Context: one part of a larger RNA
RNA sequence: GGACGAACGCUGGCGGCGUGCUUAACACAUGCAAGUCGAACGGGAGUAUUGAAGAAGCUUGCUUUAGAGAUACUUUAGUGGCGGACGGGUGAGUAACGCGUGAGGAGCUGUCCUAUGCAGGGGGACAACAGCUGGAAACGGCUGCUAAUACCCCAUAAGCCGAGAGGUAGAAGGAUCAAUCCGGCAGAGGAGGUACUCGCGUCCUAUCAGCUAGUUGGUGAGGUAACGGCCCACCAAGGCGACGAUGGGUAUCCGGCCUGAGAGGGUGAUCGGACACAUUGGGACUGAGAUACGGCCCAAACUCCUACGGGAGGCAGCAGCUAAGAAUAUUCCGCAAUGGACGAAAGUCUGACGGAGCGACGCCGCGUGGAUGAAGAAGGCCGAAAGGUUGUAAAAUCCUUUUGCUGAUGAAGAAUAAGUGUGGUAGGGAAUGACCGCAUGAUGACAUUAGUCGGUGAAUAAGCCCCGGCUAACUACGUGCCAGCAGCCGCGGUAACACGUAGGGGGCAAGCGUUGUUC
Repeated sequence: GGACGAACGCUGGCGGCGUGCUUAACACAUGCAAGUCGAACGGGAGUAUUGAAGAAGCUUGCUUUAGAGAUACUUUAGUGGCGGACGGGUGAGUAACGCGUGAGGAGCUGUCCUAUGCAGGGGGACAACAGCUGGAAACGGCUGCUAAUACCCCAUAAGCCGAGAGGUAGAAGGAUCAAUCCGGCAGAGGAGGUACUCGCGUCCUAUCAGCUAGUUGGUGAGGUAACGGCCCACCAAGGCGACGAUGGGUAUCCGGCCUGAGAGGGUGAUCGGACACAUUGGGACUGAGAUACGGCCCAAACUCCUACGGGAGGCAGCAGCUAAGAAUAUUCCGCAAUGGACGAAAGUCUGACGGAGCGACGCCGCGUGGAUGAAGAAGGCCGAAAGGUUGUAAAAUCCUUUUGCUGAUGAAGAAUAAGUGUGGUAGGGAAUGACCGCAUGAUGACAUUAGUCGGUGAAUAAGCCCCGGCUAACUACGUGCCAGCAGCCGCGGUAACACGUAGGGGGCAAGCGUUGUUC
């Protein structure tokens, strides 16, 4: 000199873009953060229309009542499907194939893409619901009924196993008048994803020198998506180590970021990639995929409810609260945009995200007025005086209106969807069908937006540090080794340019100084 997720002191006008618990991975009240599909399914409820049996009145074929059932629409607890493995948070653990980089073979893969082939027949349940019933609750139990793209069986087989003979494995429908569309099953290829193996690189410590028994290798069997001591039985006695094994300490890693001419040194906040974790420890289930944060089971600590029998919970999601701390924000608005889940779609959900709020925390930009103005006013300070200085500074005159306040006007962020019109494509081919164009066609949280125009009035806006040398900038008074200053050298004991105050001056400026860390 540079840098910072900074803090502290004094001060503080505005805007844009960023950024904000570095400490206790401490404990958490409250709300929200993952749902969606009725075009998979049977019910329930509601509304509208229609309306049978029955009942009443009599004028004997009419009126009133009644409401079974049917149709349509709306809604949804349950069954079922897809998604809750993404997105979001944190950095405790980890010195490791964890990460980075390069290579590899013995793998798996939902949705998506490319083509290919197939979808015949049958069956029994369980929720919901109804009845009964246990419990304070959480939550159940028994009996009975029922649907499916739920479940099961038979058939079908390019696949797999096997040397061969042979063995073995599959399916589902829905919307629609239809056409057609959305699905289902099988294997093949692709894309993306994921698992595994290896070379090289990856902090300190030798005041850690020896470490190792599934340990190292083999054979066989098991297990896995797959290779493998991954696991097991048997056999052999190996394997690693001063090129630092083993132990201890510390630490997520990288792209990057800071500094530096570079080499290097430091660092790993925000953003992006990878990994790990979700109160602590362990476990599996489901699934294409699981560290399963807002899933399950067990144990533990803690908190809460209880009728004492038993139950409930997990903010390292967004806000917010307590605590710790020098220190770090709103219990805000919206799904309008981008993206995600589901859905044929309309759409629903989305604390991702888009925005607003708070903080000079950082960077950048703007402003706090401009011109004229000497009687060099008054006042202050210095000086014995003359005078000097503050100083064109002020006042005064003229001007401007960025900004502020006020009023009007006012983009862009919106692309398209449904629908409408129109042109085409495939097919032998019609259509109100399918697909692809073109035109038209809703929707704005921010938002009293940005911007623009008008009105108003210099009006609303300057501080902080320093002045002995290093180091730009000096005098007076007070104090008297006191009070104090100080980054280093050092100042202060009666004329202190070094302390305190004043005047003057220097530097930077909505900041300035100090402290901390780093180059």